[in-house]
Context: one part of a larger RNA
């Protein structure tokens, strides 16, 4: 020096654990904001760096409920206090709520600066309180070019808007990579992304529909039809509908004809016309109006605050935002400790789960069951109340949504790429008809059939989950699971957009080593003591390997 053995150091693998994650199910809730949000800055404690809470009334103030013995958050100790005259704590409703931020008196390099700007108080200035942004709407005044007028300007308004927010939704714009084994039509895809808008859902919706000579009867969603019919450099690919089965179900209001009122304008002074309002009217076996005529009627029928025309009041119930009650066990031995073992009992509408010094139905918290709200809130029901409601016959030919339908050109959407291309949409140009009418049935025409456009509203079934609650998993268990189990979007890096960690575990209980010794009044260690254990001593469970040592130890050189 090497190999080995034994014992250590270092190190933090492994095992066990879980405070955190992850994926779901069911239900709730689905918004917050000029009454100043979301998010922050700065403060705030007896002492306070961070987190949490709160806001100069600052880990809090008031009140109404709950609760019942301790309390002053994480956080020990000290100090000083509070509390059965009910504290701390939990819930409802209020008060306060600096500064920034849509940020809104003006400015600005956010959390700052400047307003002898207005009103009130005060003593005129200090100081205190309130107000002073823009746009839209309504309303009043004033008022140019330009006479009337209009634009504009100004005042007023417990009128509105703004900004934030995970996904879902509608609309306006709208790629490329890619695929086609290249690539241009095509595809990817109306996707990603940008913008606008809304709601708890959104959109859609009460046939100018579909069908096929039979019929169906708003919309939405699911299964199927069907990878069918089709479309397609007939390539790659794209891809219906009818019909059938389900979920859920709900229908309405206007425009016009006609009648009336009012304002205004014109007027031949008879009236006429626009507009507003009220009545009337709302349909496709066509309907309505008007005129004539027949019958009917209401101390009746129906509906209603989620639409159907529309505004409320009161009462009650059920949820929800704190809670309450809540059964049944002892002994013996082992052990540091019994819940494990042995013996004997008990409860169970409760043997879910968690905790307790090892594994507990009966020790604790709970669980089944049952019960509870002063106040807020959601929802349901009822009453009051409110609103609505004819039918026929004959005549007449007044109305039935216009720069619309439709056509041409060039586009877009339809599964459908211009095709024989219907249908739907908007751009430019042209441009109808009113029921003897108009549209559709995949060019077009006829017959036939179906429907009634050019106004509007409408729950449910459907989509989603930032947030709240309960529950679950042949999901993870600290290099895993979220990036984050811990002061985590922190430390740190970057001018910035942005990037982005590491880091859990003493013990049942701190009983966290009084006292003594060595040492620098150290660090560290040795005794003593605690503990079941200290090779559990806070660098703390277990404690692998690499790596480093110690040994009068064994073998080899």
């Nucleotide at each position: 020096g090497g190999c080995g053995c034994a014992c250590g150091g270092u190190g933090g693998a492994u095992g066990c654990c879980u405070a955190g994650g992850u994926c779901g199910u069911u239900g709730g809730a689905g918004g917050c904001g000029a009454a100043g949000a979301a998010g922050g800055a700065c403060g705030u404690g007896g002492a306070c760096a961070g987190c949490u809470g709160c806001g100069a009334u600052a880990a809090g103030c008031u009140u109404c409920g709950g609760g019942g013995a301790g309390c002053u958050g994480c956080u020990a100790a000290c100090a000083a206090g509070c509390u059965u005259u009910g504290a701390u704590c939990c819930g409802g409703a209020g008060a306060u709520u600096u500064c920034c931020g849509a940020a809104u008196g003006g400015g600005g390099a956010a959390a700052c600066c400047c307003g002898c700007g207005c009103u009130g108080g005060g003593a005129c200035u200090a100081c205190c309180a309130g107000c002073c942004a823009g746009c839209c709407c309504g309303u009043a005044g004033u008022g140019a070019a330009u006479a009337c007028a209009u634009a504009g300007c100004u005042g007023c308004g417990u009128g509105g808007c703004a900004g934030c927010c995970a996904a879902c939704c509608c609309g306006g714009g709208g790629a490329a990579c890619u695929g086609a084994a290249a690539c241009a039509u095509c595809u990817a895809a109306g996707u990603a992304c940008c913008c606008g808008g809304a709601g708890g859902a959104a959109a859609g919706a009460a046939a100018a529909g579909a069908a096929a000579c039979c019929u169906c009867g708003a919309c939405u969603c699911c299964c199927u039809c069907a990878g069918u019919a089709g479309c397609g450099g007939c390539g790659a690919g794209c891809g219906a509908a009818c019909g059938g089965g389900g979920a859920u179900c709900a229908g309405c209001c206007u425009a016009a004809a006609c009648c009336g009122u009012c304002c205004c304008a014109c007027u031949u002074c008879g009236g006429u016309g626009u507009g507003a309002c009220g009545g009337g009217g709302u349909c496709g076996u066509g309907g309505g109006g008007c005129c004539a005529u027949u019958c009917a009627u209401a101390u009746g029928a129906g509906a209603g605050u989620u639409a159907u025309c529309a505004a409320g009041u009161c009462a009650g119930g059920u949820g929800u935002u704190a809670g309450g009650u809540g059964a049944a066990c002892g002994g013996c031995a082992u052990g540091g400790a019994a819940a494990g073992g042995c013996c004997g009992g008990c409860c169970a509408u409760a043997g879910a789960g968690g905790g307790u010094g090892a594994c507990a139905g009966c020790c604790c918290c709970g669980u089944a069951a049952u019960u509870g709200a002063a106040a807020g809130u959601a929802u349901c029901u009822g009453a009051c109340c409110u609103c609505u409601c004819g039918a026929g016959u004959g005549g007449u030919a007044c109305c039935c949504g216009a720069g619309u339908a439709c056509c041409g050109c060039a586009g877009g959407a339809c599964a459908c790429g211009u095709g024989a291309a219907a249908u739907c949409c908007g751009g430019c140009g042209g441009g109808a008809a009113u029921c003897u009418g108009c549209g559709a049935g995949g060019a077009c025409c006829a017959u036939c059939u179906c429907g009634c456009a050019a106004g509007g509203c409408u729950a449910a079934g459907u989509a989603c989950u930032a947030c709240c609650a309960a529950c679950g998993g042949a999901c993870c268990g600290a290099u895993a699971g979220u990036g984050a189990a811990c002061u985590a979007g922190u430390a740190c890096c970057g001018u910035g957009a942005g990037g982005g960690a590491a880091a859990g575990g003493u013990g049942a209980a701190a009983a966290g080593c009084a006292c003594c010794c060595c040492g620098g009044u150290a660090a560290g260690g040795g005794g003593a003591g605690u503990g079941a254990a200290a090779u559990a001593g806070u660098a703390c469970c277990u404690g692998a390997a690499a790596c480093c040592g110690u040994g009068u130890c064994g073998c080899c050189u």
Predicted 3D model of a 557-nucleotide part of an RNA (large-subunit ribosomal RNA, domain I) from a Polyangiaceae bacterium. The source organism's lineage runs through Bacteria, Pseudomonadati, Polyangia, Polyangiales and Polyangiaceae. It matches the Rfam family "Bacterial large subunit ribosomal RNA". The full RNA is in RNAcentral, with records from ENA.